[in-house]
This is a predicted structure of an 85-nucleotide RNA (c-di-GMP-I riboswitch aptamer) from a Deltaproteobacteria bacterium. Lineage of the source: Bacteria > Pseudomonadati > Myxococcota > Myxococcia. It was read from a public genome assembly, where an Rfam model found it. The coordinates come from a structure-prediction model, not an experiment, and the mean pLDDT is 92.

């Protein structure tokens, strides 16, 4: 250095669920809590998903769509801790 990833050490993320703001919603942001996590650090590039406020087609009311989002769905970039086989 590239793989790997210990009943190793020091740490460190925080699922549901609860409270409050934000938002059309999906979802996010504090604060609490721990299911998990060796990249659960970062970037929506590619696949997948959710959601449909504008706009657009039909008009009781419905469809379709990302320019909004899920990095804790998988791929891939980028960067980082420690070090036993």
């Nucleotide at each position: 250095c590239a793989c790997c990833g210990a009943g190793a050490a020091a740490g460190g993320c925080a699922a549901a669920c609860u409270g409050c703001c934000c938002g059309a919603a999906a979802g996010g942001g504090c604060a609490g809590g721990a299911c998990g996590c060796a990249a659960a650090g970062u970037c929506a590039c590619c696949g997948g998903c959710c959601u449909a406020a504008a706009a657009c087609c039909c008009c009781a009311g419905g469809g379709u769509c990302a320019a909004g989002g899920c990095a804790g769905c998988g791929g891939g970039a980028c960067u980082g801790c420690c070090g036993a086989a």

Rfam family: c-di-GMP-I riboswitch aptamer. From the family's description: GEMM was predicted in a large-scale screen for bacterial structured RNA regulatory elements.